The RNA shown here (transfer RNA) has 73 nucleotides and comes from a Bifidobacteriaceae bacterium. It matches the Rfam family "tRNA". The prediction has a mean pLDDT of 82. The sequence was found in a public genome assembly.
[in-house]
């Protein structure tokens, strides 16, 4: 100093050609049980790493920073 990959909920990940974010574990209620656990219903939690473009609309597409890993020099 180049070039590639990744970042999306507390934790591990998905997300299709751009169309307005999901799944398991977890938290928390309620039912079940004498009580925990199991098991059934339901809820909460996300400015999607940051910042600017393109667009009618961006998690996706283009720039550009910031971290981590990796390859070449």
């Nucleotide at each position: 100093g180049g070039g590639g990959c990744u970042a999306u909920a507390g934790c591990g990940c998905a997300g299709u050609u751009g169309g307005u974010a999901g799944c398991g574990c977890g938290u928390c209620u309620c039912g079940u049980u004498c009580g925990c656990a199991u098991c059934g219903a339901g809820a909460a939690g996300g400015u999607c790493g940051g910042g600017g473009g393109u667009u009618c609309g961006a998690c996706u597409c283009c720039c550009c920073c910031u971290a981590g890993c990796u390859c070449c020099a």